[in-house]
RNA sequence: GCGCUUGUAGCUCAGUUGGAUAGAGUGUUUGGCUACGAACCAAGAGGUCGGGGGUUCGAAUCCUCCCAGGCGCA
Numbered sequence: 001g002c003g004c005u006u007g008u009a010g011c012u013c014a015g016u017u018g019g020a021u022a023g024a025g026u027g028u029u030u031g032g033c034u035a036c037g038a039a040c041c042a043a044g045a046g047g048u049c050g051g052g053g054g055u056u057c058g059a060a061u062c063c064u065c066c067c068a069g070g071c072g073c074a
Stems, first nucleotide, its partner, number of pairs: 001073007010026004019057001028044005050066005
């Protein structure tokens, strides 16, 4: 340099060919339970879906450029 691939919550990830308010586990906060903790139960907070632009009535999803990580070829 070229090709492929990944990027979604603090962390690990799902999101089935564009459509309902963007989800799960874990962590965290509060409450319950307990003599106190752990475990367990309930509730809550937490996201510009890597960034810009475009297509569309509608984009995490499609197109394009860029950024970062990984793999391969030179």